């Protein structure tokens, strides 16, 4: 330096062929259940879809850069 591949809630991850409102497990919070806790059950907040740009009527999806991580190559030595 070259290629691939990853980013999406606080963790860890779906989201298909671009379509009407962005989800699910744990986690939290708060309420029910209990003399209390646990567990279990309801509910509720938490999102700039890594970042800036494009195409499009319509981008989480597709295109370009850039950044961070991660694998593989090659350089040096």
């Nucleotide at each position: 330096g070259g290629g691939c591949g990853u980013u999406u809630a606080g963790c860890u991850c779906a989201g298909c062929u671009g379509g009407u409102u962005a989800g699910a497990g744990c986690g939290u919070a708060c309420g029910a259940u209990u003399c209390a806790c646990a567990u279990u059950c309801g509910u509720a907040a938490g999102g700039u879809c890594a970042c800036u740009g494009g195409u499009u009527c319509g981008a989480g999806u597709c295109c370009a850069g850039u950044a961070a991580c991660g694998c593989c190559c090659a350089c040096c030595a």
The RNA shown here (transfer RNA) has 77 nucleotides and comes from Candidatus Jorgensenbacteria bacterium RIFCSPHIGHO2_02_FULL_45_20. The RNAcentral record of the sequence draws on ENA. Its Rfam family is "tRNA". It is annotated as a transfer RNA. Lineage of the source: Bacteria > Bacteria candidate phyla > Candidatus Joergenseniibacteriota.